[in-house]
Context: one part of a larger RNA
Molecule: large-subunit ribosomal RNA, domain VI
Organism: Dehalococcoidia bacterium
RNA sequence: CGCCGGAGAUUUGAGGGGAGCUCUCCUUAGUACGAGAGGAUUAGGAGGGACGGACCUCUGGUGUGCCAGUUGUUCCGCCAGGAGCAGUGCUGGGUAGCUAUGUCUGGAAGGGAUAAGUGCUGAAAGCAUCUAAGCGCGAAGCCCACCCCAAGAUGAGAUCUCCCACUGGAAUUCGGGUUCCCAGCAAGGUUUACUUUGCUGGGUGCUUAACCAGGUAAGGCCGCAAGUAGACUACUUGCUUGAUAGGCGGCAUGUGUAAGCGGAGUAAUCCGUUUAGCUAAGCCGUACUAAUGGCCGAGGC
Numbered sequence: 001c002g003c004c005g006g007a008g009a010u011u012u013g014a015g016g017g018g019a020g021c022u023c024u025c026c027u028u029a030g031u032a033c034g035a036g037a038g039g040a041u042u043a044g045g046a047g048g049g050a051c052g053g054a055c056c057u058c059u060g061g062u063g064u065g066c067c068a069g070u071u072g073u074u075c076c077g078c079c080a081g082g083a084g085c086a087g088u089g090c091u092g093g094g095u096a097g098c099u100a101u102g103u104c105u106g107g108a109a110g111g112g113a114u115a116a117g118u119g120c121u122g123a124a125a126g127c128a129u130c131u132a133a134g135c136g137c138g139a140a141g142c143c144c145a146c147c148c149c150a151a152g153a154u155g156a157g158a159u160c161u162c163c164c165a166c167u168g169g170a171a172u173u174c175g176g177g178u179u180c181c182c183a184g185c186a187a188g189g190u191u192u193a194c195u196u197u198g199c200u201g202g203g204u205g206c207u208u209a210a211c212c213a214g215g216u217a218a219g220g221c222c223g224c225a226a227g228u229a230g231a232c233u234a235c236u237u238g239c240u241u242g243a244u245a246g247g248c249g250g251c252a253u254g255u256g257u258a259a260g261c262g263g264a265g266u267a268a269u270c271c272g273u274u275u276a277g278c279u280a281a282g283c284c285g286u287a288c289u290a291a292u293g294g295c296c297g298a299g300g301c
Stems, first nucleotide, its partner, number of pairs: 001152001005163007015149004021049007033038001051106005059100004066093005071086006110144003117137004164300001166214004175208004180203011219296004223239005244290003247286005254278002260273005
C1' cells in the first nucleotide's frame, strides 16, 4: 500500500514444513513343525539405544556488583578495622537466570487408495485361466491422521464485538438533476410567420455526488517506566482511576557465628554476647522517587 466505511478479538485451512528409526527380554511355548538337532507365525507385556521437543522440581555445572578464609604490597597518622592492585590476586561455597551429563515427553494406534504378490467369479477358447467386463486382500512406501507455519489464498475467506452517519469548500476535471436565455433540427397547429411540444448544442445560476479539507468516535501511534521479549525492529506489561522500574519493609536463599565490648591466656589464640552479621538477579507488600505529555484515526453506490 492492498484486501470497497473505520476498528478490536477469535478463527477456517488452499498451500507449505516437520516427524516417520531400531534392539533385547518375558509370556503365548519348548507349543505348531521336525526322526532328531533345532525351533516359529500370531497375540500380549516389559526394558533399552540413538534422534527430536520442552523444562529447571531433583542431581550437577556456571554464577567477574553474594558470603567467608587467606598471601604480598600501597594507602586511610598508629592499634584495631578497612579500601585499592596483583587473571574475580588465590582458595572454599553459592541466589536468580542460563544450562546437560538432570527431569518429563514423542515415533504410535487407526482409516482410504495402491505396488510386487495372492485370490473370487469368468469368457474369448463347451475345458482351463486372478482379467478381457466385474469384485476382493495386500507394504516401513502414497493420501489422511500427529506437530508447526499459514487469507498478499490479490481467489485477499469466516464469526463475534465496538464506533457512528459530523462540519465546511468548490479554483480545475467529470457525472446527474434543475432556473433563465440563445442557436439549430424534427413534428404538429393555424392567422403563413407566429406559436406549442420534443431532441441536440452553447451560455448563466442553483443543487447533489465524486473530490478536497477540518475537528472527532471506537481504536491506534509516538513518547515515557520496564521485561516473561530482544542485535535493531518486533513482541509483552504498565503510564497516577498506577505496583512498570528503583528505593524501603518483611520473607526466602546463601555464607557460616560480624564489629565492638567483656572474660581466659606471657602470647599466638580461644570463649561469651551470637544459628550472629552481611546477603545479586527471587517472593509478598508499600506511591517515597521516576512513568510529563502529544498526535493520528470513519462518514461508507